[in-house]
RNA sequence: GCCGAGGUGGCGGAAUCGGUAGACGCGUGGGUCUCAAAAACCCAUGAAGGCAACUUCGUGAGGGUUCGAUUCCCUCUCUCGGCA
Numbered sequence: 001g002c003c004g005a006g007g008u009g010g011c012g013g014a015a016u017c018g019g020u021a022g023a024c025g026c027g028u029g030g031g032u033c034u035c036a037a038a039a040a041c042c043c044a045u046g047a048a049g050g051c052a053a054c055u056u057c058g059u060g061a062g063g064g065u066u067c068g069a070u071u072c073c074c075u076c077u078c079u080c081g082g083c084a
Stems, first nucleotide, its partner, number of pairs: 001083007010026003019067001027045006046057004060076005
């Protein structure tokens, strides 16, 4: 230099014929149970703002297409693999 795969909450990891982003698991917080604890079970858990109802933002970065983009297109960046 060329080719391919990938970058999503605190962590792992889903969702792509374009249509509610974060399923599921781990972790964390609260609760039930217990004399107490462990285990088990239940609830909550992206960020900012708000008393609340809610609002806005959020898929590596920037742009494009579209009513609508994690998904399609372009450029850049980082990681992994292959070729030279």
The RNA shown here (transfer RNA) has 84 nucleotides and comes from an uncultured Patescibacteria group bacterium. The sequence was found in a public genome assembly. It matches the Rfam family "tRNA". The coordinates come from a structure-prediction model, not an experiment, and the mean pLDDT is 80.